[in-house]
RNA sequence: AGAGUGGGUCCGGCGGUCGCCGGGCGAAUAGCCCGGAGGAAAGUCCGAGCAGGGCAGGGCACGGUGGUGGCUAACGGCCACCCGGGGCGACCCGAGGGAAAGUGCCACAGAAAACACACAGCCGAUGGCCUUCGGGCACAGGCAAUGGUGAAAAGGUGCGGUAAGAGCGCACCGCGGCGCCGGCGACGGCGUCGGCAGGGUAAACCCCACCGCCUGCAAGACCAAGCAUGCCGGUUGGCGCUUCGGCUCCUCUGUUCGGCCCGAACAGCUACCGGCGGGUAGGUUGCUUCCUCUUCGGGGGAGAGCCGGCCGGCAACGGUCGGUCAAGUGUAAUGACCGCCCACCGCUUCGGCGGUGAACAGAACUCGGCUUACGGACCCGCUCUUAUA
Repeated sequence: AGAGUGGGUCCGGCGGUCGCCGGGCGAAUAGCCCGGAGGAAAGUCCGAGCAGGGCAGGGCACGGUGGUGGCUAACGGCCACCCGGGGCGACCCGAGGGAAAGUGCCACAGAAAACACACAGCCGAUGGCCUUCGGGCACAGGCAAUGGUGAAAAGGUGCGGUAAGAGCGCACCGCGGCGCCGGCGACGGCGUCGGCAGGGUAAACCCCACCGCCUGCAAGACCAAGCAUGCCGGUUGGCGCUUCGGCUCCUCUGUUCGGCCCGAACAGCUACCGGCGGGUAGGUUGCUUCCUCUUCGGGGGAGAGCCGGCCGGCAACGGUCGGUCAAGUGUAAUGACCGCCCACCGCUUCGGCGGUGAACAGAACUCGGCUUACGGACCCGCUCUUAUA
């Protein structure tokens, strides 16, 4: 200097004029002060906070996750490591438990795709046939080495051996068992024994381990108004006690608990359940950190809240100290103009001039993640190549 790879920051600032929303001061509609949209606010894919469901328990079914160890409120997330694959490398990817429980599938091609029954072929030692006795044939028999097909075809390479071959034997690799060592562990290393099995696929059904109550801010709470205080159907019996109001228990029926079963709770006459029909869909709240005390200045406490310092940890993250409290809309506010600064782009007579405020994109209960969209500028670490010293 070039090429790559991993991570991080920013997404304008100041002043003025006018306009909008929330809060505070104020008698006030005057005036003043403070604040006002993202890294993804998107998707609604996960997890939770919170609210409601009549005690929400057990089992089955169903759904989710899937190497090991940690982090976290939790997660299907994050961190580190292991194994497999890609890359010269820094690094990246993995839907990563089980094929020896069972079932299924592997198109086409090929002889054959799971009992491996051999297409082209090789041998024909031994037995058979022929012979000019040199040998020939390839029947019986032997082979899976060679070729071909394919993603994959009786583990791979080499040597020996054989009639030709074959783990048939040997060496190395691979596979399996055992032992030792290292590691929390997944696993790795070393040694030894065994010729040892015909594959893949579970992102096929399935098996194993762990997890899962349901619905969701359109959850809920309150108020006002209005209709037809509508119509129809159902709501069992028994024992005991009694102050005669009623109470306990059993049975039966109904409702609730995501589906089913068990079980539990509640109700059984002015209440409940079911069917038909009518009316309303308006407002307040939830809604923005919360609770509490107050002399109204402020104080105290809490929080998966935010920012910073220090300590621990390889890291994710945790602990501690200090500071701080950050839009709250409701068919939806957060805007427009001017000037200056900053950053970038173009031109330049080097005085400056012009343009842009960048792409993707606007909160709707909140938070931790993931995924998707995306422009420019800058910073840090690491790898490879080249040149120089």
This is a predicted structure of a 389-nucleotide RNA (Bacterial RNase P class A) from a Phycisphaerae bacterium. Rfam family: Bacterial RNase P class A. Its family is annotated with ribonuclease P activity, tRNA processing and dimeric ribonuclease P complex in the Gene Ontology. It is annotated as a ribozyme. Taxonomically the source falls in Phycisphaerae (Bacteria, Pseudomonadati, Planctomycetota).